[in-house]
RNA sequence: UCUUGCAAAAGGCAAACUCGUCGAAAGGCGAUGACGCAAAGCUACGGGUCUAAGGCCGAAUGGCUAUGACCGCCGGGUUACCAAG
Numbered sequence: 001u002c003u004u005g006c007a008a009a010a011g012g013c014a015a016a017c018u019c020g021u022c023g024a025a026a027g028g029c030g031a032u033g034a035c036g037c038a039a040a041g042c043u044a045c046g047g048g049u050c051u052a053a054g055g056c057c058g059a060a061u062g063g064c065u066a067u068g069a070c071c072g073c074c075g076g077g078u079u080a081c082c083a084a085g
Base pairs, nucleotide, nucleotide: 002085003084004083005082012037013036018031019030020029021028022027035072041078042077043076045075046074047073048070049069050068054065055064056063057062
């Protein structure tokens, strides 16, 4: 440096639920807690998904819309620990 994650070891992250908090919501953050994860680190770049405050349409129940979100949906980009070969 490349490939791999069968074994071992050091460590890491933390789903659901519940509570608090921010938010119109989706969702975020903190605590709790472990379903899982070898990038479940980072990045909304492509696809996808969620929400619809505001805006537009409608007589109306409503409909459309991201400038709001999700990287623990898939792919891309980028950085990295341990070990084996």
Annotation: The RNA shown here (c-di-GMP-I riboswitch aptamer) has 85 nucleotides and comes from a Syntrophomonadaceae bacterium. The organism belongs to Syntrophomonadaceae, within Bacteria. The coordinates come from a structure-prediction model, not an experiment, and the mean pLDDT is 89.